[in-house]
Context: one part of a larger RNA
């Protein structure tokens, strides 16, 4: 100087408390461990691995296994030789296919000094080499997580100290903040904080079609005439600064209350992540040193596996019902996508109204299983999704324990998108309905500052 303390002081955070809803019990989905297996590819491992890499494993993907094939190779550059096209296409034979052998038709490269001379393409061949999702993330770059959007981390000059270092950065107030004020052997400065950026909330101006309709006509209908006031759209501005008033404070920074205001003290949300920590993660995105393989640890194909199942854990979905189920009726969105479109399409549900069920393992719940189909796709056996009929399991609110959330939030309801032939309870977004509680900081957890002890570095 740090680190640590079941030392002290001050302060903060959904950290506790106050509340609301869950997980832990059931069934299923999904990931992981374990076990099994020819293979069940590999990585991730407290928080910060476990619906994670995977924005989607039937083949492909695919890295794994079995079998069968290739060896200058699926791909790149170079030498020599041959051909002039390359390419597309029909059909046959062997084969699981890769591949090997034959065949029909279409097309018949460009420049040219007319010399295989140049370019281009294909084939054969020799080696240089290619290739490796093989190892090392403890050799690395890049990217990322985490402490943490926590308020910290440093430097120059000066001063103090023999020195390591200190001071500044400590102290009194204050703040979300090393934020600001005051003081001080310090005076300044940098990276962070804040602001500058985006969205939402109010108003104004400009613009008025595909959008809108107050008044005037018109229609089944903003449909048409008309209009651009309103809604909306999208560009430019205005607006919030403790600016004003009072109290308090040290005449400061600020704090409390009030006015006006759409919004008030960071308005709300996002983007933004200092010096560093964890030899954190990734050599399987990519790049790359070293090592290793080179008729194989490279390349191709068919089939299988990644989907196994005594079990254990994580994350979710659906329930256990009457604040409900079922039947009928029944409005109102936003984001986004469709090559283009404010024009057309994709298009809600909960809510509300009426009826029924009457507390049951039920008209709750829907697992499982049998049968029949639809779709995608060469192909749904291993191993897809959906529909119909039948079947109708566990489950009556969950032990110890544990998680999220402070407002348009939690809870609840549906909708869209990416990737994708097909496959969503996942991920990322969108809107509808819409709460309760916070006395407070003693305690648990994490963090910041000062101080103290230490046989630790």
């Nucleotide at each position: 100087u740090g680190a640590c303390g079941g030392g002290g002081g001050c302060c903060c955070g959904c950290a506790c408390a106050a509340g609301c809803g869950g997980u832990g019990g059931a069934g299923c989905a999904u990931g992981u461990g374990g076990u099994u297996u020819a293979a069940u590819u590999c990585g991730a491992a407290g928080c910060a691995a476990c619906g994670c890499g995977c924005a989607g494993a039937a083949c492909c993907u695919u890295a794994c296994c079995a079998a069968c094939c290739c060896u200058u190779g699926a791909c790149a550059u170079c030498g020599a030789g041959a051909u002039c096209g390359c390419g597309g296409u029909u059909a046959c034979c062997a084969g699981a296919g890769a591949u090997g052998g034959u065949u029909u038709c279409c097309u018949u490269c460009a420049g040219u000094u007319c010399g295989g001379c140049u370019g281009g393409a294909u084939c054969u061949u020799a080696g240089a080499c290619a290739g490796g999702u093989g190892c090392u993330g403890c050799a690395u770059g890049g990217c990322u997580g985490u402490c943490g959007u926590c308020a910290g981390c440093u430097c120059g000059u000066g001063u103090c100290g023999u020195g390591a270092g200190a001071u500044g950065u400590u102290c009194g107030g204050u703040u979300a903040a090393g934020u600001c004020c005051g003081g001080c052997a310090a005076c300044g400065a940098g990276c962070g904080c804040a602001a500058c950026c985006c969205a939402c909330g109010u108003c104004u101006u400009c613009a008025g079609u595909u959008g809108c309709c107050a008044g005037c006509a018109u229609u089944c209908a903003g449909u048409u005439g008309g209009g651009c006031a309103c809604u909306c759209u999208g560009a430019a501005g205005a607006a919030a600064c403790u600016g004003c008033c009072g109290a308090u404070g040290a005449u400061a920074a600020g704090u409390c209350g009030g006015a006006g205001g759409a919004a008030g003290g960071u308005g709300u949300g996002g983007a933004u992540g200092a010096c560093g920590u964890c030899a954190a993660g990734u050599c399987c995105u990519c790049a790359u040193g070293g090592c290793c393989c080179u008729u194989a640890c490279g390349g191709g194909u068919u089939g299988g596996g990644c989907u196994a199942c005594a079990c254990a854990c994580g994350u979710g979905c659906u329930a256990c019902a009457a604040u409900g189920g079922c039947g009928a009726u029944g409005a109102c969105a936003a984001u986004g996508g469709g090559c283009c479109a404010a024009u057309c399409c994709c298009a809600a549900a909960a809510a509300g109204u009426c009826g029924u069920c009457u507390c049951a393992g039920u008209u709750c719940g829907g697992a499982u299983u049998g049968g029949g189909g639809u779709c995608u796709g060469c192909a749904a056996c291993u191993c897809g999704a959906c529909c119909c009929c039948a079947u109708g399991a566990a489950g009556u609110c969950g032990g110890a324990a544990u998680c999220g959330c402070u407002a348009g939030u939690a809870a609840u309801c549906g909708c869209g998108u990416a990737a994708c032939a097909g496959c969503a309870u996942g991920a990322c977004g969108c809107g509808g309905u819409g709460a309760a509680u916070a006395c407070g900081u003693u305690c648990c957890c994490g963090g910041g500052c000062c101080u103290u002890g230490u046989a630790c570095a």

The part of an RNA shown here (small-subunit ribosomal RNA, 3' major domain) has 457 nucleotides and comes from Rhodobacter sp. R074.
Its mean pLDDT, the model's own confidence on a scale to 100, is 81.
The source organism's lineage runs through Bacteria, Pseudomonadota, Alphaproteobacteria, Rhodobacterales and Rhodobacter.
The RNAcentral record of the full RNA draws on ENA and SILVA.
Its Rfam family is "Bacterial small subunit ribosomal RNA".